[in-house]
Molecule: transfer RNA
Organism: Patescibacteria group bacterium
RNA sequence: GCCGGAGUGGCGGAAUGGUAGACGCGCGCGACUCAAAAUCGCGUAUCGCAAGGUGUGGAGGUUCAAGUCCUCUCUCCGGCA
Numbered sequence: 001g002c003c004g005g006a007g008u009g010g011c012g013g014a015a016u017g018g019u020a021g022a023c024g025c026g027c028g029c030g031a032c033u034c035a036a037a038a039u040c041g042c043g044u045a046u047c048g049c050a051a052g053g054u055g056u057g058g059a060g061g062u063u064c065a066a067g068u069c070c071u072c073u074c075u076c077c078g079g080c081a
Base pairs, nucleotide, nucleotide: 001080002079003078004077005076006075007074010025011024012023018064026044027043028042029041030040031039045054046053047052057073058072059071060070061069
């Protein structure tokens, strides 16, 4: 240099172009217990007092609608040279 793959909450990891973050782990609060472990319930991106906005590595595009399709770009992984 060329070709292919990947990038999504704190972590792993889903999502057919149609409710973004399911499910699990972790964490917080509560229940249970003499106390704990286990188990169970609720919560857990971000801005905002709220209403409401923003958010899938970054920037554009297509579309009524994009994590998903297209272009460029950054990082990582593999192959070729």